[in-house]
């Protein structure tokens, strides 16, 4: 220098172009003499910019971070 893959909640992962979700974690409550376990509830999210579209996590272009491969001759 070239190519490919990847980025969603604190973590691990879902989501056919049509209201972004689950589990765990955290917080509150119930239960208990207390705690754990169990049960209920709450909190919190699409890497950035632009475009396409009635509508974008998803499609397109550019950028950034991470991973892998090739090359290093000018």
């Nucleotide at each position: 220098g070239g190519g490919c893959c990847u980025a969603u909640a604190g973590u691990u992962u879902a989501a056919u172009g049509g209201u972004a979700a689950a589990a765990c974690a955290g917080c509150c409550g119930c239960c208990u003499c207390c705690a754990a376990a169990g049960c209920g509830g709450c909190c919190g999210u699409u890497c950035c910019c632009u475009g396409u579209u009635c509508g974008a996590g998803u499609c397109a272009g550019g950028g950034u971070g991470g991973g892998c491969c090739c090359g290093c001759a000018a």

This is a predicted structure of a 74-nucleotide RNA (transfer RNA) from Candidatus Kaiserbacteria bacterium CG10_big_fil_rev_8_21_14_0_10_44_10. Taxonomically the source falls in Candidatus Kaiseribacteriota (Bacteria, Bacteria candidate phyla). RNAcentral holds the sequence, with entries from ENA. Rfam family: tRNA.